[in-house]
RNA sequence: AAGUUAUUAAGAAAGGUGGAGGGAUUAGACCCUAUGAAACCUUAGCAACCCUUUAUACGUAAAGAAGGUGCUAAAUUCUAUCUCAAUUUAUUCGAGAGAAGAUAACUC
Numbered sequence: 001a002a003g004u005u006a007u008u009a010a011g012a013a014a015g016g017u018g019g020a021g022g023g024a025u026u027a028g029a030c031c032c033u034a035u036g037a038a039a040c041c042u043u044a045g046c047a048a049c050c051c052u053u054u055a056u057a058c059g060u061a062a063a064g065a066a067g068g069u070g071c072u073a074a075a076u077u078c079u080a081u082c083u084c085a086a087u088u089u090a091u092u093c094g095a096g097a098g099a100a101g102a103u104a105a106c107u108c
Stems, first nucleotide, its partner, number of pairs: 002107007013043005021032003026080004044072003049068002051064005076100001081097004086092001
């Protein structure tokens, strides 16, 4: 780097360094930010993918948090493609699916 599977409206922030951007990418909208962005470090926390224990009908369920990741503004901030429904003629709104992304585990 690629592939497969699962999840993706829940949850959880303080301090230090830093000094202007950030919210993945493209476009639009919206938002955060000198009352200090990104990034890095420390501590704390959340969650429970891997993990641990117990039970098991072997599908899974319950409990846990030492360790490996991850995460700690806003739904993955929202929209973009398709289908359906309403409005009724070019827009608005709702539902579902998909794409893309993110994270984990595994494979190559």
A computed fold for a 108-nucleotide RNA, annotated as SAM riboswitch aptamer (S box leader). Rfam family: SAM riboswitch aptamer (S box leader). Clan: SAM clan. Gene Ontology term of the family: regulation of gene expression. Model confidence (mean pLDDT): 83 of 100. Of the family's consensus pairs, 97% are formed in the model.